RNA sequence: CGGGACGGGGACACGGCCGCGGGGUGGGGUAACUCACAACGAGGAAAGUCCGGGCGUCACGGAGAAACAGCGCCGGGUAAUUCCCGGAUGGGGCAACCCAAUGGAUAGGGCAACAGAGAGCAAACCGCCUUUUGUCUUCGGACGAUCGGUAAGGGUGAAAGGGUGCGGUAAGAGCGCACCGCGUUUCCGGUAACGGCAAACGGCACGGUAACCCCCGCUGGACGCAAUACCAAAUAGGGGCCGCACAUGGGGUUCUCCGCCUCGUGGCCCGGGUAGGUAGCUAGAGGUGCCAGGUAACUGGCAUCGUAGAUGAAUGGUCGUGCACGACAGAACCCGGCUUACACCCCGUCCCGAAUU
Numbered sequence: 001c002g003g004g005a006c007g008g009g010g011a012c013a014c015g016g017c018c019g020c021g022g023g024g025u026g027g028g029g030u031a032a033c034u035c036a037c038a039a040c041g042a043g044g045a046a047a048g049u050c051c052g053g054g055c056g057u058c059a060c061g062g063a064g065a066a067a068c069a070g071c072g073c074c075g076g077g078u079a080a081u082u083c084c085c086g087g088a089u090g091g092g093g094c095a096a097c098c099c100a101a102u103g104g105a106u107a108g109g110g111c112a113a114c115a116g117a118g119a120g121c122a123a124a125c126c127g128c129c130u131u132u133u134g135u136c137u138u139c140g141g142a143c144g145a146u147c148g149g150u151a152a153g154g155g156u157g158a159a160a161g162g163g164u165g166c167g168g169u170a171a172g173a174g175c176g177c178a179c180c181g182c183g184u185u186u187c188c189g190g191u192a193a194c195g196g197c198a199a200a201c202g203g204c205a206c207g208g209u210a211a212c213c214c215c216c217g218c219u220g221g222a223c224g225c226a227a228u229a230c231c232a233a234a235u236a237g238g239g240g241c242c243g244c245a246c247a248u249g250g251g252g253u254u255c256u257c258c259g260c261c262u263c264g265u266g267g268c269c270c271g272g273g274u275a276g277g278u279a280g281c282u283a284g285a286g287g288u289g290c291c292a293g294g295u296a297a298c299u300g301g302c303a304u305c306g307u308a309g310a311u312g313a314a315u316g317g318u319c320g321u322g323c324a325c326g327a328c329a330g331a332a333c334c335c336g337g338c339u340u341a342c343a344c345c346c347c348g349u350c351c352c353g354a355a356u357u
Stems, first nucleotide, its partner, number of pairs: 001353010012322007020041002024037005043328001047339002050337005055224004068220005073087005088102001089100004103215002108213002110209002125154002127150003132145005162180006181204001182202005187196003228279004238270007249263005286305008323326001
């Protein structure tokens, strides 16, 4: 210098003017309200609402089971997690580094398109070898039929029941042997997953799929701040008490009669609920710095900071200067994660290549 890997930071800046939001301070006003002032006022994802918690209501004596859903190597972290950190194994990359739903396939069931002879207690299509035999023959054999053997060779497939070599055989075959691989047990290392070019034993396939059912283990009560609690008009309706009124009446029963049911009005009080209001609402598993422990996630101690809280719902507009010319995007109970979107710039560590000294 070129290419790449990983991690972190910023997210237009400064100033003037005009606005908006909730509080504060001061003044005016009986009050409603109003005036002035100086501060503060979106994000790294506020998003998706996919997980985990706090909090609230409902249900609930305790414990367990079934069903359903999610998760699944090992150890650690945490309020908790399916998240994070570290490690193991497998895979990708020359490397830095990256990726993985990574329990169980002798508990049982199911499935495997196309191709192929055969796809699950393996399988003879071609080939190879043997038996019997036909035709032809240049007498060496060639071609064909047939009874068997054979998984070494060819071919199909994602996958065809270890690999290489030697022996063996009619041809072959773990049939035998050596090495490699595999399995079991022991030993060694490691907290563990797991690892060992450690030993012994076993000729040794037990196949794939569990992101199909299933089995095993772990986790989960339901609904979410429009939760929920409190205060509480007008109107209508409900209940109680008191006063007045009374039925040979009014209303309903489709028109009439009978029968049956029912009762007006005024005042006061009570309770439920609606509009509306208040709380929930932001000091919290909080931020920053230093020290200590830990590989790390994280934890502890000390110091310090005050930083949106609306409910038709504020956080904007404009002018000037600057340059890197400004992306994705707007809080609505709060927090921890994950995922997705994102112009451009900066910093750190590391890898590969080239060149120079």
Record summary
The RNA shown here (Bacterial RNase P class A) has 357 nucleotides and comes from an Alphaproteobacteria bacterium. It matches the Rfam family "Bacterial RNase P class A". Rfam describes the family as follows. Ribonuclease P (RNase P) is a ubiquitous endoribonuclease, found in archaea, bacteria and eukarya as well as chloroplasts and mitochondria. Its family is annotated with ribonuclease P activity, dimeric ribonuclease P complex and tRNA processing in the Gene Ontology. Taxonomically the source falls in Alphaproteobacteria (Bacteria, Pseudomonadati, Pseudomonadota). The prediction has a mean pLDDT of 75. The gene name in the source record is rnpB.